[in-house]
This record gives sequence, structure tokens and C1' cells, in this order.
RNA sequence: GAUAAAGCCAAACCCUUCGCGAGAAGGAGACGGAAAGCGGCGGGUCUUAAAAAACCAAGAUGGCCGAGCUGCCGAA
Repeated sequence: GAUAAAGCCAAACCCUUCGCGAGAAGGAGACGGAAAGCGGCGGGUCUUAAAAAACCAAGAUGGCCGAGCUGCCGAA
């Protein structure tokens, strides 16, 4: 950053497995995405059986936002 091209990722639904749960992994599938690549650092949202703690703590979400790191193609 162009109505270019090459390639990339894959929401929901469905199936299997795992988890208390939010959810995750795989399959199948495309709503979308120019960082929908990486990492939970800050904020947000969501979950919580046991342990611990008493609003903290432990988790989930990078396809909620900010910041950080890295990266494909590329005309005029």
C1' cells in the first nucleotide's frame, strides 16, 4: 500500500477427544482477516471443581483493544 499476483490463516454450525468450567486439540467447513504470525506485558471480557486466598488468587480469550517482537508479496 493496488479492484495486481503468489501463497497464508480460518468464525459459526457439525463430529471425535480433553477440561469442573470459560474453553482447547484434531477432522470437516468459510464468516471474515494484511499481521486472524508469536508471546497473556497492560486494560477489557469470560470461567472457577480442588488447593490457596477473600476480590485477591488460579485459569480462558492474541479472531476485543493498546503496547512489544517478527514477517510474505509489491505496481505506479